The RNA shown here (Guanidine-I riboswitch aptamer) has 97 nucleotides.
RNA sequence: AUAAAAGUUUUCUAGGGUUCCGUAGCGCUUGCUAGUCUGGUCCGAGAGAAAACCACAAAUUGAUUUUGUGACACGGAAGGAUAAAAGCCUGGGAGAU
Repeated sequence: AUAAAAGUUUUCUAGGGUUCCGUAGCGCUUGCUAGUCUGGUCCGAGAGAAAACCACAAAUUGAUUUUGUGACACGGAAGGAUAAAAGCCUGGGAGAU
C1' cells in the first nucleotide's frame, strides 16, 4: 500500500426515545401538558444472542447428501433519518494499537 463471505435475511436482547395507546396532572366539551412516566406499540447493535440461507473445504457418488470451517474486532467528535432518540445510518469510517 492492497484484498477479504469481515455475506444476506428474520426473530430477539442490551440500549433508545415519545408519533400512537396507556399512566399522571390540569381542564371537564372537543382537549392541553408531562418520557424529570414503570409500561404496550415503535426504533434497535460490525465489534450482543439465536435461527435460516449462503460461502469455502473434505468425503461420498444416491442426492435439494454428509461432515467440518465461517476466526478476530480498541474507537471519538460531528453530521443525518424518523415523532424522537439511540450501541440506528455515515462506519470494521477518522483515529489508536

Record summary
Model confidence (mean pLDDT): 82 of 100.